Predicted 3D model of a 349-nucleotide RNA (Bacterial RNase P class A) from a Candidatus Zixiibacteriota bacterium. Its mean pLDDT, the model's own confidence on a scale to 100, is 76. Its Rfam family is "Bacterial RNase P class A". Rfam classes the family as a ribozyme. The gene name in the source record is rnpB.

RNA sequence: AGAGCAGACCAAGCGGUCGAGCCUCGAUGUAUCGGGGUUAGGAAAGUCCGAGCUCCACAAGGCGAAAGUGCCCCGUAACCCGGGGGAUUCGUAAGAAUAUGGAAAGUGCCACAGAAAAUAAACAGCCUCGACUAAAAUCGGGGUCAAGGUGAAACGGUGGUGUAAGAGACCACCCCGAAUCACAGAGAUGUGAUGCGGGGCAAACCCCACUUGGAGCAAGACUGAAUAAGGAAGGAGAAGUCGCCUGCUUCGCUAUUACUUCCGGGUAAGUCGCUUGAGUCCGGGAGCAAUUCCGGACCCAGAUAGAUGACCGCAGAAAACAGAACUCGGCUUAUGGUCUGCUCUGGUU
Numbered sequence: 001a002g003a004g005c006a007g008a009c010c011a012a013g014c015g016g017u018c019g020a021g022c023c024u025c026g027a028u029g030u031a032u033c034g035g036g037g038u039u040a041g042g043a044a045a046g047u048c049c050g051a052g053c054u055c056c057a058c059a060a061g062g063c064g065a066a067a068g069u070g071c072c073c074c075g076u077a078a079c080c081c082g083g084g085g086g087a088u089u090c091g092u093a094a095g096a097a098u099a100u101g102g103a104a105a106g107u108g109c110c111a112c113a114g115a116a117a118a119u120a121a122a123c124a125g126c127c128u129c130g131a132c133u134a135a136a137a138u139c140g141g142g143g144u145c146a147a148g149g150u151g152a153a154a155c156g157g158u159g160g161u162g163u164a165a166g167a168g169a170c171c172a173c174c175c176c177g178a179a180u181c182a183c184a185g186a187g188a189u190g191u192g193a194u195g196c197g198g199g200g201c202a203a204a205c206c207c208c209a210c211u212u213g214g215a216g217c218a219a220g221a222c223u224g225a226a227u228a229a230g231g232a233a234g235g236a237g238a239a240g241u242c243g244c245c246u247g248c249u250u251c252g253c254u255a256u257u258a259c260u261u262c263c264g265g266g267u268a269a270g271u272c273g274c275u276u277g278a279g280u281c282c283g284g285g286a287g288c289a290a291u292u293c294c295g296g297a298c299c300c301a302g303a304u305a306g307a308u309g310a311c312c313g314c315a316g317a318a319a320a321c322a323g324a325a326c327u328c329g330g331c332u333u334a335u336g337g338u339c340u341g342c343u344c345u346g347g348u349u
Stems, first nucleotide, its partner, number of pairs: 001345010013314006020039008041321001045332002048330005053216004060246005066212005071085005087098004101207002106205002108201003125144007156174006175198003179194006220272004230263005237251004279298008
C1' cells in the first nucleotide's frame, strides 16, 4: 500500500421568533391567558418467534388430534434467542456455516443414461464344453463380473496369493459405520485395542424422546343510547374458547321454557385500558462470556383522521434507510458515516 475477517458508536447540537400535542401549576370563570416539563427509531420496518397483560366460573384429571423442539453445558420471564464448547464441511488464514437416532420396524423415492438403481445384473468382455470347419467365423450350454462403457452413485479402496477365467475366496495395509472394553473429561466427545458389517435420501411419510389449555388491545371494563313485545326449525336437558370422556359449576325441567341453528333489524357514542417499565444511566463485585448481584441518580410520546413544524444566527458539512398506536426480549431485512482489533499478499527500513 492492497485484499479480507470480526466488532463498537453516531445518525445531529446550541441560541432566538412564531406555531402544534400531552402532563402539571397559577390566574380567571363558563371562554381564555401566563409559567414549567416533555415530544418517534437503530431499525419505529417484516409480523417470523417468545412473553407480560385481559377474558373464557375453576382452568382439575385422562385420552386423542395438532403444533413445536431435537449435539453438550450455561444464561434468560421465556423463545425456533444469546454465550461458551465438541463434531463435520468450506477457507492459505483471521473466520464462517450446519443438526436427534433408526434405511436389517414398515411404506416410499433415486429423472435421463445404462444390461442392471437394492431379496438390483449380464450389454459387451474373459474362461470352458459341444455342433460345424483344414483353421477361423457363426450358433448353443455352463462358469464369472476383476479391467472397460453409462451414470451423482453400480455389492468399500490399493497391492498380492490363488484360479480354467475371476471374485474378501484368502492375506497385508487403509476408508466408513456400529458394538464391547480401557483411559481422559461435568458432558457432547477424543485416544487406543478387539470382532462384526459395507448404495443414497428421514430438511420423504414414519418410529423415538421431550414440551404445549384457547383466543387476543379490534383483548376487555364502565357509563349512556337505540331497536321489530322480531320471524322460522329443533328442543328435555343444555352450556362452559381444539375434540371426546370424567369431575365441578350455572341455567332449565312438560314448556311460545333453558339452550342450539338459520333469516332479518338496531347500536357502533363517551370514558378507561394508555404508559413506572423483566425501564434507562453511572459506579463497584462475580463470571472466559452471555449474564447476574449490590449501591446511587433519573422519569424520557400517549395521538384517535392521527401532534414535534417553519424561519434566522453560530459552528458544522448531518447525507442515507426511514414515523410510535398496549408494552417488552429476540431474529430477519434496508441503510450513510467514524473508529478499533485481527489475517494474508507485496514493497521499504